Background:
A computed fold for a 390-nucleotide RNA from a Bryobacteraceae bacterium, annotated as Bacterial RNase P class A. Model confidence (mean pLDDT): 77 of 100. It matches the Rfam family "Bacterial RNase P class A". From the family's description: Ribonuclease P (RNase P) is a ubiquitous endoribonuclease, found in archaea, bacteria and eukarya as well as chloroplasts and mitochondria. The source organism's lineage runs through Bacteria, Pseudomonadati, Acidobacteriota, Bryobacterales and Bryobacteraceae. It is recorded under the gene name rnpB. The sequence is in RNAcentral, with records from ENA.
[in-house]
């Protein structure tokens, strides 16, 4: 300085012309008789997509609906404390596990850094542990090692010879689990002792199991005494044990309400047409009720729900720390088949054959809190690595 990774903030910038939505404020216009209030039209002024709006994975607020209490089933959670509306979320802390750096000749041990971890229960039960291995869990033994025996076997000492004794080697009868050799895992490790050879057989350290005694709110973490050492892994099988959890969602839900056509109640013997009147004629009724009038449900259409809310910010305070708390200052989309654009200029930044071209992921729909995926480019910090200069 350069790459790489992690962390935080940010994620074009400034103009013009046309437009889209909300809100507010004027002017016309119509529904009505002013005036309230509504509608539509125009004029101005303000607001108007994210960090992720995403995936809908996890908690909430909200609404209905069910529901005396409780329990099975079914799901999710899982070391300890704290946040917090609440979580499977976040902060700290302890414990195991990786990396690296120090101490040390070294190695084990110990401390600092960083990183990571679905971290309850394997001695409730059932049931697994491929393959290789002698044995994968009532232990067992191939190779080995050491002991007996054995023999028309080898060799060596001895001896005339029979034979005697030594080593080897077959076969076979115990010990043994150090050591090879298999596995992801091998029945506590490492060292000295001791043994025929070996073994917690004996001992010192680790490591484990009981028991206890300090420190901590606790997970734990220092100790002491005792025990020679126990049924290994795996609950990300099954299951056990603790907590937790009613369901279904703004298409939740509330409210006003047309035509038609059913539903009820009430009046009713007439109603309707034939150009206004009688008269006449046609339909439709008088037990299944034409006609009139009221009341109700339920579509369509509206109107609400809906955006000031676990808000954003500025300074203090408490607290390692998430966070709480009190302050100053703001008001920041509310659409709804669904707006938030298009177009033309200049910067800014990549890329160029210098003509130009491109500018990431990605688009709200009740709402808020998180996790998780995506994402060009920058700034600043922490790690790592490499090059150059002092």
């Nucleotide at each position: 300085c350069c790459u790489g990774u992690u962390g935080u903030a940010c994620g074009g910038g400034u103009g013009g012309u046309c437009g889209c939505u909300c809100g507010c404020g004027g002017g016309g216009u119509g529904g009505u008789u002013u005036a309230c209030u509504c509608g539509c039209u125009u004029c101005g002024c303000g607001g108007g997509a994210g960090g992720a709006a995403a995936g809908u994975c996890c908690g909430g607020u909200c609404u209905c609906c069910a529901u005396a209490g409780g329990g099975c089933a079914g799901c999710a959670u899982g070391c300890c404390g704290g946040c917090u509306a609440a979580c499977g979320g976040c902060c700290g802390g302890g414990g195991g596990g990786g990396u690296u750096c120090g101490c040390u000749c070294a190695a084990a041990g110990c401390g600092g850094a960083u990183u990571u971890c679905a971290c309850g229960g394997a001695a409730a039960g059932u049931g697994c542990c491929a393959c290789a291995g002698a044995a994968a869990a009532u232990a067992u033994a191939c190779c080995g090692c050491c002991g007996g025996a054995u023999g028309c076997c080898c060799g060596g000492g001895u001896g005339c010879a029979a034979g005697c004794u030594c080593g080897g080697u077959u076969u076979u009868c115990g010990g043994u689990a150090a050591g090879g050799g298999u596995g992801a895992a091998a029945a506590g490790g490492u060292g000295c002792g001791g043994u025929a050879a070996g073994a917690g057989c004996g001992c010192a350290c680790c490591g484990c199991g009981g028991a206890u005694g300090g420190a901590g709110c606790g997970a734990u973490c220092c100790g002491u005494c005792u025990g020679g050492c126990a049924g290994g892994g795996a609950a990300a099988a099954c299951c056990c044990c603790a907590u937790g959890c009613g369901g279904a969602g703004c298409a939740a839900g509330a409210c006003c309400a047309a035509a038609u056509a059913g539903g009820g109640g009430a009046g009713g013997a007439g109603g309707a047409g034939c150009g206004g009147c009688c008269c006449g004629c046609u339909c439709c009724g008088u037990u299944c009720g034409a006609c009139u009038u009221c009341c109700g449900g339920g579509u369509a259409g509206g109107u609400u729900g809906c955006u000031a809310g676990a808000g954003c910010u500025u300074g203090g305070c408490a607290g390692u720390a998430a966070u709480g708390u009190c302050u100053c200052g703001c008001c920041c989309a509310g659409a709804g088949g669904a707006a938030u654009g298009a177009c033309c200029g200049c910067c800014g930044c990549c890329c160029u054959u210098c003509g130009g071209g491109g500018u990431a992921c990605a688009g709200a729909a009740a709402c808020c809190g998180g996790c998780u995926u995506a994402c060009a480019g920058u700034c600043c910090g922490g790690c790592a690595g490499g090059c150059c200069c002092a």